[in-house]
RNA sequence: UGCUUAUCUAGAGCGGUGGAGGGACUGACCCUGAGAAACCGCAGCAACCAGAUGACUUACCCCGUCAUGUCCAGGUGCUAAAUCCAGCCGCGAAGAAAAACGCGGGCAGAUAAGGA
Numbered sequence: 001u002g003c004u005u006a007u008c009u010a011g012a013g014c015g016g017u018g019g020a021g022g023g024a025c026u027g028a029c030c031c032u033g034a035g036a037a038a039c040c041g042c043a044g045c046a047a048c049c050a051g052a053u054g055a056c057u058u059a060c061c062c063c064g065u066c067a068u069g070u071c072c073a074g075g076u077g078c079u080a081a082a083u084c085c086a087g088c089c090g091c092g093a094a095g096a097a098a099a100a101c102g103c104g105g106g107c108a109g110a111u112a113a114g115g116a
Base pairs, nucleotide, nucleotide: 001116003114004113005112006111007110008109013042014041015040016039017038021031022030023029025087026086027085043079044078045077048075049074051071052070053069054066055065056064083108088105089104090103091102092101
């Protein structure tokens, strides 16, 4: 870098440096000199992977199952707004039509694990 699978309406911020942007992209909307991004420190959230362990299953193990079995917090991740909302398609209702609205699916993206 691209592929596969799972998850994405929950949760969790202070300080220092810095000094104008940020929320992936586009649009909208929002955050921001009452201090953006980025970096650092400390704190926290979560539990994908790793680790420990109980019951069932098994001749014994492995695997598997058990509300996510239970515990832990080592490797990641995360700590404005649902992935902030929409983008493409379909359906509903309304309407002359379209837009706006509601629902479903997709696209794109993020994170983890695996493999190339």
Annotation:
SAM riboswitch aptamer (S box leader) from a Deinococcales bacterium, 116 nucleotides, folded computationally. The model forms 97% of the base pairs in the Rfam consensus.